[in-house]
Context: one part of a larger RNA
RNA sequence: UUUACAGUAAGACGGAAAGACCCUAGAUCCUUUACUCUAUUUUUAUAUUGUAAAAAAUUAUAUUAUCAUAUAGAAUAAGUGGAAGUUAGUUUAACAACCAUGAAAUACCACCUUUUAAUAUUAUAGUUUACUUAUUUAUUAAAUAUUUUGAUAAAAACAGUAUGAAAAUGCGAGUUUACUUGGGACGAGUGUCUCCUAAAAUGUAACGGAGAUGUACGAAGGUAAUUUACAGUUAUUGUCUAAAUAAUGAAGCGUAUAAUGGCAAAAAAUUGCUUGACAAUUAGAUUGAUAAAUCAAAUUGGGACUUAAGUCAGUCAUAAUGACCCAAUAUUUAAGAGUGGAAUUAAUAUUGUUUAACAGAUAAAAGGAACUCUAGGGAUAACAGAUUCAUCGUGAUUGAGAGUUCUUAUUGAUAUCACGGUUUGAUACCUCGAUGUCGACUCAUCUUAUCCUGGAAUUGAAGCAGAUUUCAAGGGUCUAGUUGUUCGCUAGUGAAAAAGGUACGUGAGUUGGGUUCAGAACGUCGUGAGACAGUUCGGUCCCUAUCUACUGUAAG
Numbered sequence: 001u002u003u004a005c006a007g008u009a010a011g012a013c014g015g016a017a018a019g020a021c022c023c024u025a026g027a028u029c030c031u032u033u034a035c036u037c038u039a040u041u042u043u044u045a046u047a048u049u050g051u052a053a054a055a056a057a058u059u060a061u062a063u064u065a066u067c068a069u070a071u072a073g074a075a076u077a078a079g080u081g082g083a084a085g086u087u088a089g090u091u092u093a094a095c096a097a098c099c100a101u102g103a104a105a106u107a108c109c110a111c112c113u114u115u116u117a118a119u120a121u122u123a124u125a126g127u128u129u130a131c132u133u134a135u136u137u138a139u140u141a142a143a144u145a146u147u148u149u150g151a152u153a154a155a156a157a158c159a160g161u162a163u164g165a166a167a168a169u170g171c172g173a174g175u176u177u178a179c180u181u182g183g184g185a186c187g188a189g190u191g192u193c194u195c196c197u198a199a200a201a202u203g204u205a206a207c208g209g210a211g212a213u214g215u216a217c218g219a220a221g222g223u224a225a226u227u228u229a230c231a232g233u234u235a236u237u238g239u240c241u242a243a244a245u246a247a248u249g250a251a252g253c254g255u256a257u258a259a260u261g262g263c264a265a266a267a268a269a270u271u272g273c274u275u276g277a278c279a280a281u282u283a284g285a286u287u288g289a290u291a292a293a294u295c296a297a298a299u300u301g302g303g304a305c306u307u308a309a310g311u312c313a314g315u316c317a318u319a320a321u322g323a324c325c326c327a328a329u330a331u332u333u334a335a336g337a338g339u340g341g342a343a344u345u346a347a348u349a350u351u352g353u354u355u356a357a358c359a360g361a362u363a364a365a366a367g368g369a370a371c372u373c374u375a376g377g378g379a380u381a382a383c384a385g386a387u388u389c390a391u392c393g394u395g396a397u398u399g400a401g402a403g404u405u406c407u408u409a410u411u412g413a414u415a416u417c418a419c420g421g422u423u424u425g426a427u428a429c430c431u432c433g434a435u436g437u438c439g440a441c442u443c444a445u446c447u448u449a450u451c452c453u454g455g456a457a458u459u460g461a462a463g464c465a466g467a468u469u470u471c472a473a474g475g476g477u478c479u480a481g482u483u484g485u486u487c488g489c490u491a492g493u494g495a496a497a498a499a500g501g502u503a504c505g506u507g508a509g510u511u512g513g514g515u516u517c518a519g520a521a522c523g524u525c526g527u528g529a530g531a532c533a534g535u536u537c538g539g540u541c542c543c544u545a546u547c548u549a550c551u552g553u554a555a556g
Stems, first nucleotide, its partner, number of pairs: 001556008010548003014543002022377006028369004034175004040168009050131005057124002060121006068113001075106001079111004085095004135155009178190003187207001191213006214358001215256001216315002221274007230252001232248006254263002257320001259318003278301004284295004290359001303312003326352007334345002384431001385429001386427003390424001392420006401411002438513001439511003443505001444502005451476003454471006478492005519537004523532003
């Protein structure tokens, strides 16, 4: 070194299973004070549904009674009309008239309003009781395939059934439960305006940095005129102020409000008059994928202010907002299903959305899944790798200071520069049609930034013992207790009990204590289904080695 055989399992990101974790989209099951329904139950009306009686209630009518208080006035005047008399056996008596008060005057007769009561009749709907023929149930007889017809008893116009209307109702059903996102969840945001980022035209992103807004005002609009002595500062006066006067004073003030850009015979401030914060057409431009937004001359009508020329279609400008559908109100020369009307429709104007997830899925919608499932994703997380190295570790430069003196025996603030790739991170580049995860066991192999053993230099090295630096990886570098632990703490040995890499070496080598399925419990959270880097008990570790690699044997 070749071949064969026997072995070992380090690799073939080995085999097996379109990853069960995570995300995206969907499904299924479960929950509930999600939405919309709903079986069922209850109540009620009507029908099936008939006959009587009793008591009470209400309503209407009739009869008989009864009630009516301002002040004044004999005094409790309901009102109106007639009335000079009325009642009793009456010569007599009582009440009226007369008188008085008052808006109205009384006896007696008639009509009539209100209150209350009694009686009678009618009507109403209910309550209670009774009846049996509907109806229901039981027993029994006959004929019988179901069922029908009798008899007896019980119940009875109830019940049952049908239809309608209400109430309760996750028993059940159908569904919804947004997106952005340096994985998702939690948090935050979602329209509009201003500035910066923005790289001197315009435009320009981020969960980049700052703010504002969902209005206000019939004057804070229009127009004409007037003022610039606005803000501030200085001086004088003045009762400390307040204020007055003078000088200076290009805007630092003010401009309803954020910011930016503007603005001085004004866009600021004051005064007068006013409603153009108008109606109908509309050229031309700017922005925009569209939808839409913005600017705007001119014409016509009828106006405001102004001597006039002129200006005026809201406000110094840029925010102050919402499509279509649907509904409502007003107006109209529109249509009106044989005709005339009407209903209804249309046109114009206006009104109603925190449709704020603001280009608005519906009039109307929340959650759980570790019992889970499917399609996919390395477009996207957890392990490992990769990149980076803020953090971490190591070294160097600087040398304030400490070291009695003296920067560098030793120590070292500050500032700076490297290296490493063992920590925690950042990124999301390979892998989701699978790269098995912590620790222990076994077996290791490498690095040196060396813990021990060996050599050397410096020392603030007398010696012993040390300190710092340097060469050096040959060999070595523990046992127990507790814990799943790595780690750590404790105890005891030892020359020393070094630090690390190797997919945090090693599960086709072992284990399976922990983490991380299904069962169960506690605490906490949740209405609940359920949940918890909270706890607790329990819980299937498959692979006969083809190739590479290595070991052994035999032969060449």
The part of an RNA shown here (large-subunit ribosomal RNA, domain V) has 556 nucleotides and comes from Sonderophycus sp. The gene name in the source record is rnl. Its Rfam family is "Bacterial large subunit ribosomal RNA". Rfam links the family to the GO terms ribosome and structural constituent of ribosome. RNAcentral holds the full RNA, with entries from ENA. NCBI's taxonomy places the organism under Eukaryota, Florideophyceae, Rhodymeniophycidae, Peyssonneliales, Sonderophycus. The coordinates come from a structure-prediction model, not an experiment, and the mean pLDDT is 81.